[in-house]
Context: one part of a larger RNA
RNA sequence: CUGGGCGUAAAGGGCGUGUAGGCGGCUUAUCAAGUCAGAUGUGAAAAAUCAGGGCUCAACUCUGAUCUUGCAUCUGAAACUGGUAAGCUUGAGUGCAGGAGAGGAAAGUGGAAUUCCCAGUGUAGCGGUGAAAUGCGUAGAUAUUGGGAGGAACACCAGUGGCGAAGGCGACUUUCUGGACUGUAACUGACGCUGAGGCGCGAAAGCUAGGGGAGCAAACAGGAUUAGAUACCCUGGUAGUCCUAGCCGUAAACGAUGGGUACUAGGUGUAGGGGGUUUAGAUACCUUCUGUGCCGUAGUUAACACAUUAAGUACCCCGCCUGGGGAGUACGGCCGCAAGGCUGAAACUC
Numbered sequence: 001c002u003g004g005g006c007g008u009a010a011a012g013g014g015c016g017u018g019u020a021g022g023c024g025g026c027u028u029a030u031c032a033a034g035u036c037a038g039a040u041g042u043g044a045a046a047a048a049u050c051a052g053g054g055c056u057c058a059a060c061u062c063u064g065a066u067c068u069u070g071c072a073u074c075u076g077a078a079a080c081u082g083g084u085a086a087g088c089u090u091g092a093g094u095g096c097a098g099g100a101g102a103g104g105a106a107a108g109u110g111g112a113a114u115u116c117c118c119a120g121u122g123u124a125g126c127g128g129u130g131a132a133a134u135g136c137g138u139a140g141a142u143a144u145u146g147g148g149a150g151g152a153a154c155a156c157c158a159g160u161g162g163c164g165a166a167g168g169c170g171a172c173u174u175u176c177u178g179g180a181c182u183g184u185a186a187c188u189g190a191c192g193c194u195g196a197g198g199c200g201c202g203a204a205a206g207c208u209a210g211g212g213g214a215g216c217a218a219a220c221a222g223g224a225u226u227a228g229a230u231a232c233c234c235u236g237g238u239a240g241u242c243c244u245a246g247c248c249g250u251a252a253a254c255g256a257u258g259g260g261u262a263c264u265a266g267g268u269g270u271a272g273g274g275g276g277u278u279u280a281g282a283u284a285c286c287u288u289c290u291g292u293g294c295c296g297u298a299g300u301u302a303a304c305a306c307a308u309u310a311a312g313u314a315c316c317c318c319g320c321c322u323g324g325g326g327a328g329u330a331c332g333g334c335c336g337c338a339a340g341g342c343u344g345a346a347a348c349u350c
Base pairs, nucleotide, nucleotide: 003322004321005320006319007304008303012318014201015200016199017198021194022193023192025088026087027086028085029084030083031082033081034080035077036076037075038074039073040072041071042070048066049065050064051063052062053061054060091191092188093187094186095184096183097182098181103177104176105175106174107173108172109171110154115149116148117147118146119145120144121143125136126135162169163168206247207246208245209244210243211242215241216240220236221235222234223233258317259316260315261314262313263312266295267294268293269292270291271290272289273288274287275286276285277284299306300305323350324349325348332343333342334341335340
């Protein structure tokens, strides 16, 4: 390379957007590049294969045929792929009418709680643990009442509920704004799918500058425990956690399952819509679309399990794997302020 694979054995890119490229709905006409057929030329000889011949046989050798799977030119076919022209509406998109949502950004507001400050009441303890001690407290703590300050997070509702491409999103109000869904069928008429590079987004931690700092809390200090205890437990406590602007670009970034389309028994929850039957209405039932769960047939699977939300049956496109260690290391390159990231070996060894 061919091949075989990628939920858990090695292997799905963290996620999107989109360039090149690859692939692509129905009908008609046309061209003939691909495709197919025929003809001609060429495809050296030797070798090879087959059929004969010559050395007594064989090896060897001679003759003929085949082969040389290819290329070029000419003639023809027109189903399929492709090009061109014209059209279509079911794919895709737009419009119109609706309802749902912690989707995003900004501004403002609220209550509970923790802490701190002030004042009142009040007196000897509080706190903490397995038990203690460090710690706090007669300079009046803890407890309790009133007032104030400040920061962060939003109990109940809350739900294998919702939204988002992923990361993620949860108090309330307003403004701006993205997407999805249902119904309709007015409009466009294949405008589609995927996507190497590129570009953008991307938890936490970390970095730079300026703010902020209640609680929590790496580091650190002390008290315990212990043979020791650089821990687990306790008392403190700084970065950080929060905001603004910029960087970093990684995670068990997980459904450990790339995206798209079509097809393939059912049952039962739940969320958002539509239609129908019933009812005065509520309600109940049937049906349909989209999402999200559980169970399960066929089928698949090494098994576990998956099973219309496929890991089934197929097609299209991308990414990735190819024994363990060495090693996600070294070197080089690119990126970064740094930390480091991306790309990514070999010797050697089993």